[in-house]
The part of an RNA shown here (small-subunit ribosomal RNA, central domain) has 350 nucleotides and comes from a metagenome.
Model confidence (mean pLDDT): 89 of 100.
RNAcentral holds the full RNA, with entries from SILVA.
Context: one part of a larger RNA
RNA sequence: UUGGGCGUAAAGCGCGUGUAGGCGGCCAGGUAAGUCAGGUGUGAAAGCCCGUGGCUCAACCACGGAAGUGCAUCUGAUACUGCCCGGCUAGAGUACUGGAGGGGGAGGCGGAAUUCCCAGUGUAGAGGUGAACUUCGUAGAUAUUGGGAGGAACACCAGUGGCGAAGGCGGCCUCCUGGACAGAUACUGACGCUGAGACGCGAAAGCGUGGGGAGCAAACAGGAUUAGAUACCCUGGUAGUCCACGCUGUAAACGAUGGGUACUAGGUGUAGCGGGUAUUGACCCCUGCUGUGCCGAAGCUAACGCGUUAAGUACCCCGCCUGGGGACUACGGCCGCAAGGCUAAAACUC
Numbered sequence: 001u002u003g004g005g006c007g008u009a010a011a012g013c014g015c016g017u018g019u020a021g022g023c024g025g026c027c028a029g030g031u032a033a034g035u036c037a038g039g040u041g042u043g044a045a046a047g048c049c050c051g052u053g054g055c056u057c058a059a060c061c062a063c064g065g066a067a068g069u070g071c072a073u074c075u076g077a078u079a080c081u082g083c084c085c086g087g088c089u090a091g092a093g094u095a096c097u098g099g100a101g102g103g104g105g106a107g108g109c110g111g112a113a114u115u116c117c118c119a120g121u122g123u124a125g126a127g128g129u130g131a132a133c134u135u136c137g138u139a140g141a142u143a144u145u146g147g148g149a150g151g152a153a154c155a156c157c158a159g160u161g162g163c164g165a166a167g168g169c170g171g172c173c174u175c176c177u178g179g180a181c182a183g184a185u186a187c188u189g190a191c192g193c194u195g196a197g198a199c200g201c202g203a204a205a206g207c208g209u210g211g212g213g214a215g216c217a218a219a220c221a222g223g224a225u226u227a228g229a230u231a232c233c234c235u236g237g238u239a240g241u242c243c244a245c246g247c248u249g250u251a252a253a254c255g256a257u258g259g260g261u262a263c264u265a266g267g268u269g270u271a272g273c274g275g276g277u278a279u280u281g282a283c284c285c286c287u288g289c290u291g292u293g294c295c296g297a298a299g300c301u302a303a304c305g306c307g308u309u310a311a312g313u314a315c316c317c318c319g320c321c322u323g324g325g326g327a328c329u330a331c332g333g334c335c336g337c338a339a340g341g342c343u344a345a346a347a348c349u350c
Stems, first nucleotide, its partner, number of pairs: 003322004007304002012318001014201004021194003025088003029084003033081002035077008049065006091191001092188004096183003103177007110154001115149007125136002162169002206247006215241002220236004258317006266295011299306002323350003332343004
């Protein structure tokens, strides 16, 4: 390479938008490039295969034939693919109505709690632990009451629940804004799927400049524990955590499961919207679509398990794997302020 694979054995890019490319619904006509059939030419010799012959046989050799997947050209076929033209509505989309939502951005507001400050009451302890110590407190702490300051996070509701492409999103109100879903008609007429590059988004930590700093808390200091204790426990505590703007671009970025379409038993929850039945009405009950869970037919799987939200049955497109270590490394290149990131070997060794 061919192949076989990618939930857990090596292997799905963290996620999206989308360029080239690949692939692509139903009907009719044209064309005949792909495709198929036949003819002609060519396909050197030698070799291979068949036949005959020559060295006593064979190897070897000679002669004849056949074959020669290929190419060119001509004629024909038109199911499928391509191209051209016309049409269609089941894919896709637009318009309309409706409700759901922690989807995103900006501004404002609120209460509980922690800490600090001021004042009152009040007196000897408080705090902390396995037990203690460091620590705080007669310069009045802890506790309690009133007032004030400031920052961060939003108890209950809260759910196996909702929204988002992923990361992620949770107090309340207002403004701006994206998407999905249901219903009923009308319209466009394949406008679709995927997506190498590319571009954008991307938790936490980290970086730059400026702010902010209540609580928490790497580093650090002290106290304990211990044989030691650069830890676990305790008392403190700085970056940081927060905001604005810019960078970084990683993760067990996980469902460890790429996206799309179609098909293949059911049962039972739950969220959103609808239909039917019923009713004064709301429930209950039956039923459709979309999402989210559990259990399971067939089937699949090495097993575990998956099972209409597939890891089943198929097709299309992309990414990736190819023994362990060396190595999420070196060198080079690109990116970054740096930290570092992306791409990615070999010797050697088992």